Context: one part of a larger RNA
RNA sequence: GGCGUAUGGGGAAUGCCUAGGCUCUCAGAGGCGAAGAAGGACGUGAUAAGCUGCGAAAAGCUGCGGGGAUCGGCACAUACGAAUUGAUCCGCAGAUAUCCGAAUGGGGCAACCCAGCAUAUUGAAGAUAUGUUAUCCGCAAGGAGGCGAACCCGGGGAACUGAAACAUCUAAGUACCCGGAGGAAGAGAAAACAAAAGUGAUUCCGUUAGUAGUGGCGAGCGAACGCGGAUUAGCCCAAACCAAUAUUGUUACGGCAAUGUUGGGGUUGUAGGACUGCGACAUUGGUUGCGCAAUGAACUAGAACGCUUUGGAAAGAGCGGCCAUAGAGGGUGAUAGCCCCGUAUAGGCAAAGAGCGUUAACCAUAGCAGUAUCCUGAGUAGCGCGGGGCACGUGUAACCCUGUGUGAAUCUGCCGGGACCAUCCGGUAAGGCUAAAUACUCCUGAGAGACCGAUAGUGAACCAGUACCGUGAGGGAAAGGUGAAAAGAACCCCGAACAGGGGAGUGAAAUAGAACCUGAAACCAUACGCCUACAAGCGGUCGGAGCCCCAUUGGGGUGACGGCGUGCCUUUUGCAUAAUGAGCCUACGAGUUACCGUUGCUGGCAAGGUUAAGGGCUUCAGGUCCGGAUCCGUAGCGAAAGCGAGUCUGAACAGGGCGACCAUAGUCAGUAGCGGUAGACGCGAAACCGUGUGAUCUACCCAUGGGCAGGGUGAAGCUGUGGUAACACACAGUGGAGGCCCGAACCGGUUGACGUUGAAAAGUCUUCGGAUGACCUGUGGGUAGGGGUGAAAGGCCAAUCAAACUCGGAAAUAGCUCGUACUCCCCGAAAUGCAUUUAGGUGCAGCGUUGAUCUAGUUUUAUAGAGGUAGAGCUACUGAUUGGAUGCGGGGGCUUCACCGCCUACCAAUUCCUGACAAACUCCGAAUGCUAUAAAAUGUUGGUCAGCAGUGAGGGCAUGGGUGCUAAGGUCCAUGUCCGAGAGGGAAAGAACCCAGACCAUCAGCUAAGGUCCCCAAAUGUAUGUUAAGUUGAACAAACGAGGUUGAACUGCUUAGACAGCUAGGAUGUUGGCUUGGAAGCAGCCAUUCAUUUAAAGAGUGCGUAACAGCUCACUAGUCGAGCGGUUCGGCAUGGAUGAUAAUCGGGCAUAAACAUACUACCGAAGCUAUGGACUUUUAAAAGUGGUAGGGGAGCAUUGUAGUGCCGCUGAAGGUGUGUCGCGAGUCAUGCUGGAGGAGCUACAAAAGAAAAUGUAGGCAUAAGUAACGAUAAUGCGGGCGAGAAACCCGCACACCGAAAGACUAAGGUUUCCUCAGCUAUGCUAAUCAGCUGAGGGUUAGUCGGGACCUAACGCGAACCCGAAAGGGGUAGUGGAUGGACAACGGGUUAAUAUUCCCGUACCUGCCCGCAACAAAAGUGACGGAGGCGUAUAUUUGGUGCGCACUGACGGAAUAGUGCGUUGAAGAGAGUGGUAACACCUCGAUAGUACACUGAGCCUACGGGCAAGGUGAUAAUCCAGAGAAGCGACUUCCAAGAAAAGCGAGCGAGGCAGCCCGUACCGCAAACCGACACAGGUAGUUGGGAUGAGAAUUCUAAGGUGCUC
Repeated sequence: GGCGUAUGGGGAAUGCCUAGGCUCUCAGAGGCGAAGAAGGACGUGAUAAGCUGCGAAAAGCUGCGGGGAUCGGCACAUACGAAUUGAUCCGCAGAUAUCCGAAUGGGGCAACCCAGCAUAUUGAAGAUAUGUUAUCCGCAAGGAGGCGAACCCGGGGAACUGAAACAUCUAAGUACCCGGAGGAAGAGAAAACAAAAGUGAUUCCGUUAGUAGUGGCGAGCGAACGCGGAUUAGCCCAAACCAAUAUUGUUACGGCAAUGUUGGGGUUGUAGGACUGCGACAUUGGUUGCGCAAUGAACUAGAACGCUUUGGAAAGAGCGGCCAUAGAGGGUGAUAGCCCCGUAUAGGCAAAGAGCGUUAACCAUAGCAGUAUCCUGAGUAGCGCGGGGCACGUGUAACCCUGUGUGAAUCUGCCGGGACCAUCCGGUAAGGCUAAAUACUCCUGAGAGACCGAUAGUGAACCAGUACCGUGAGGGAAAGGUGAAAAGAACCCCGAACAGGGGAGUGAAAUAGAACCUGAAACCAUACGCCUACAAGCGGUCGGAGCCCCAUUGGGGUGACGGCGUGCCUUUUGCAUAAUGAGCCUACGAGUUACCGUUGCUGGCAAGGUUAAGGGCUUCAGGUCCGGAUCCGUAGCGAAAGCGAGUCUGAACAGGGCGACCAUAGUCAGUAGCGGUAGACGCGAAACCGUGUGAUCUACCCAUGGGCAGGGUGAAGCUGUGGUAACACACAGUGGAGGCCCGAACCGGUUGACGUUGAAAAGUCUUCGGAUGACCUGUGGGUAGGGGUGAAAGGCCAAUCAAACUCGGAAAUAGCUCGUACUCCCCGAAAUGCAUUUAGGUGCAGCGUUGAUCUAGUUUUAUAGAGGUAGAGCUACUGAUUGGAUGCGGGGGCUUCACCGCCUACCAAUUCCUGACAAACUCCGAAUGCUAUAAAAUGUUGGUCAGCAGUGAGGGCAUGGGUGCUAAGGUCCAUGUCCGAGAGGGAAAGAACCCAGACCAUCAGCUAAGGUCCCCAAAUGUAUGUUAAGUUGAACAAACGAGGUUGAACUGCUUAGACAGCUAGGAUGUUGGCUUGGAAGCAGCCAUUCAUUUAAAGAGUGCGUAACAGCUCACUAGUCGAGCGGUUCGGCAUGGAUGAUAAUCGGGCAUAAACAUACUACCGAAGCUAUGGACUUUUAAAAGUGGUAGGGGAGCAUUGUAGUGCCGCUGAAGGUGUGUCGCGAGUCAUGCUGGAGGAGCUACAAAAGAAAAUGUAGGCAUAAGUAACGAUAAUGCGGGCGAGAAACCCGCACACCGAAAGACUAAGGUUUCCUCAGCUAUGCUAAUCAGCUGAGGGUUAGUCGGGACCUAACGCGAACCCGAAAGGGGUAGUGGAUGGACAACGGGUUAAUAUUCCCGUACCUGCCCGCAACAAAAGUGACGGAGGCGUAUAUUUGGUGCGCACUGACGGAAUAGUGCGUUGAAGAGAGUGGUAACACCUCGAUAGUACACUGAGCCUACGGGCAAGGUGAUAAUCCAGAGAAGCGACUUCCAAGAAAAGCGAGCGAGGCAGCCCGUACCGCAAACCGACACAGGUAGUUGGGAUGAGAAUUCUAAGGUGCUC
């Protein structure tokens, strides 16, 4: 270290539980608000942080009712109280009700600030109290405003998406925005439908009907009439006419007319009304008053049980009873009708009060006849143009609405009936009101659930819209359980300990101990058994020794050694792949639901079947009975009229089409498969659109403020001199310009390095650019998303930009990727054709499966056929083509030209001979395949119909072809096969090559391919050869090479002596001729290369020479003595032969374990056989059972429901072991744990099964005791407290900053400040310390800052303007500092505040009182850059004097030395200087302090510290220098440089008054912005000395610090 067992830790799954949710039903209610809402802020308790309640009358006050003993909320403590004189509590009705908020006196940064008026407080100022003061509408009375979940009406109105693209269309009048109303809203009493018959307002439901239509006639959209139901309800004006009244006109003054107002009248289509005549006072309804009264709060009454037993406890079990108009439910120490609360039932009656009755008043409501006249809704109807709505997209387009332009009629009228016209029919527009049936649920009450049970159910069971994140809109968690009862552990011990633990005690149980029920897994340990240090590994499996344990023949643990063996998923032709996904565990996590359709099955009824909405009843159950509208079927044909077992076509009684016959089968439910519409199996975009939120970052702009050490250069102008007629010009000086120069702060970001899980989500170090300018910066403001802003980079707009962020449409869409969960059984594909804006998608066909039905199918043989491939052939065609013969014709040459001709090693037709090619040649022509028939074999393999698919990426090999290079593991076809979807054996290893198709078991047998020396099962087999290369045996590697070797055939020479070797010869004409400088066999050329002598010898095969020479060869003889050559064809070997780490499996192989031939035996697989078993198949004789996509069948498990009989404290579920059964999913039994519920059977219903989705959440590993511990300015020692000290405190050294790392202030933060106590967490370590935890304390103002003063940019905004609405502008005004105006200084004091308190000394405003004056306006306020000059102080240096202290080596001294100090405000004031700024001087000040000495007393960390008081009444108001800021006047330049208030506008003694807010602390940082105690960022003021031009640099003072390992 591994495995096993046991015991723990860790963790929080599982089981059980529910306090909370979810979805509905019935009823109620359907609003609240200026009488101040919703929602908040702040308060309120004896102590009080939170929640709840309440409001200064504050966990409450009053009255009435109920109730009857405790009470002071959650909330468990202490204290103190209340209550039978009736509390707490419950119900009803009241009182009070701070501030904000519509918010309403004005303002404003919500919960704050500031006012006016009236009254009151004896009186001014000031203050306080009460009331009142917004805007709009309305004459007034009065009303409105804002909030609220859905429903409703109206004004505006998207896009994604669908159409497989997209534009009409769709989505959709949806989302969203805006206005408005109500408990409902809207609609509504026919200028309506209909169709020859009728209906009779509207709304809603069922149906008509997915019909008629509409529609790029695509996708889609989609009525109405009619019928059945719910509920029912009808009315009022305008006008005619009459009257009154007002005004006007007119008049003959009698009136008349017009107009307005009011009243009467009147309201319709069979027209009605006015008008005229007649007649009557009826009927019905409503409102108010009164009476009765159902109902109605808290609440009251409310039946019936005991004993025994187990147990901690009884409600369990046993036995025996009782009640029930009550056996709903909950509780009680386990499961209770009879213990408790309740329940059925009965009562109670305050406020309120449906409904009923009644009388009175008021209001409304009616008849008959006549028909001359009058009335009956005008910029209307209609029409043109442009749109919109209607199911209806301009269409034949009626009807409705209207932006625009026109423009009627008047009952003998007008409108409609889907263009239009006629007839007919229906109706009576241009005014208005109207309940019910219908929609919805923020809310209240009562109930229900085959809904959830803490990762579920609301986001939220718990103090959740909380913590937390974000500038904001907005986003948004986690987190339940002790026990029956706290009986919550007295006391003791260990320990520094209030940590933790061990005892003791409680309890049924403490392994129920508060981190608390059960307590799984990952993970981490401890103990014991076995194994393990020469072994190499998807770690298992098969065999198996040894050891250990229990022991029953047996079982369990471990596993030396040996055989075999490349995970899972996904995706693929193909994955161990080095292709995807997963660290591990646990929980969660994906084909559902509704409607429509289709097919099967089951059931009811059947030529019929069936109800829908709705209604009745009721035991309220998804019960039952009505309800026949509708739908499907029963008849078809035709475009239709129509006809009908026929009909259409047609002249047809023809033919033909579709039907009928013989036969009937449907329909309604349930359920299963599949399709459609819906998000439709789950997760996943980038995007599009809509309403909003953002300029605290950044871009630009506006307003108002601030900043830039120091040094250099030296423009214009001016002055002087020279010069000119005068200019010009030159020189010198003066002057101080500049997007000038150098260089800090400041702004930037060039180079390099570091950093890169950083110190930092952009920095550090170094270096560099600008640094008076187009500069930098603070504060306040403006511009907003197809928009802004941009010296322009597509830059920036809150760490986001080629279109921000947030929420919504929304579950957009995704022909794409990934994932998709239990078992067994049967069958089992495809990767092809056609088409496709199609090619990785889809449709149809093909191939699969299931069911039904029918009767084919396949193979072999024989026979008969069609055909034009392989092959072959080509004087058989078309075309191509080798050589030869012939040589038409042509070219070239010659012939003086022309003609006639000639020549030609030129081209070349035809023909002949010869050879030979073709996918698109064929005189020919198979095999195979195909068709038909017959027979045999086989036995459903076949066809059709119906349901459901998947596949439509294929791949290798062999063969036939195309393409390519007769390249490819290439590509495209065809035929076959295998892989795909196929395991097993062989080929070392290998998807497809060889063998062979795995139901299971067997320590049985036989074989295939392939093998038999060893690894490694079987022959060191037999016979005959071959190979010498380790060839064989990496790729079967080639042309070509080669006296390798072996075999065969043919042929030559050879005892007449071959071949090889050796000995000898190899001559002569001649140096052949030519050529040549030379050429003699041998540079070259020529030659019948001849001839001679010979055994033989070339006018020469090589070497050689300048040329000869020389050496050889051919050829010949001798010697030797038997075979020697050549050619061709085979076998095996050989060279050719070159790749990157080291590799034929290894050893080996000479008589093989290589190769070849033949033979025998054996081994060898999941093949075959044998034995046993399981399952499937319409016949059980027999056959079958590999399997991806996929089809079909049968089951297991989980959760719940109903019925049924059961189990359980003598111990349920869950957890953890062991055993049993089942092929399996799983089941059962039992030990321990656990402590209250649970399972079986039958049926039903599903949130119904996980290993993978870079899945979601939680837990736990790993890396790893590893990296790191955040500026390398630095620590060391002594002492102290303490359990404990590197870090805390004190002291002494040392070090660092010092234009800061010191001091002050603004913003921002918001208690971090001070003291005490503490150390769990926070602090990157420790901590006694702390910006941490707990408690207590702390911020004091007329003068400082802000308000009660002013105005800028800009905001808001009466009036007014514009706009569908929301809203946008905007005058008066009002708000708004970063600016203007405005009065206090010094010292002391606290642990913590001070210009605030105290001391001292000042100043400002208002009022009272008195005096003076009683106008208006100008003016002032009031402004730029740069420059030098002047003045001036803060500050500082030096010197001298003085004060104090200290200082000498051995001693003494001070006239010596060293150090420190030598100060002095605001304000007031006669004086002096200066244009002025200002300075001086006097008072302030006998103030006060530093300093030195002393010092009661207190404290102490023993170092010392604090300190009242006292003493010195102490020393220059000296001299010389440097000197910013400020202030003043001035010069110069062009870009020409706020507004308003205030001031102007009197004097005086004394007195009175002086409000609100801020004030602690940090503030270049550990407290702000950066997620952090973060090397970053952060406006302004001050900023000493030496060096120096300097704020550079280095060192240093005061002061601060040593950076938390």
A computed fold for a 1605-nucleotide part of an RNA from Mangrovimonas xylaniphaga, annotated as large-subunit ribosomal RNA, half A. It was read from a public genome assembly.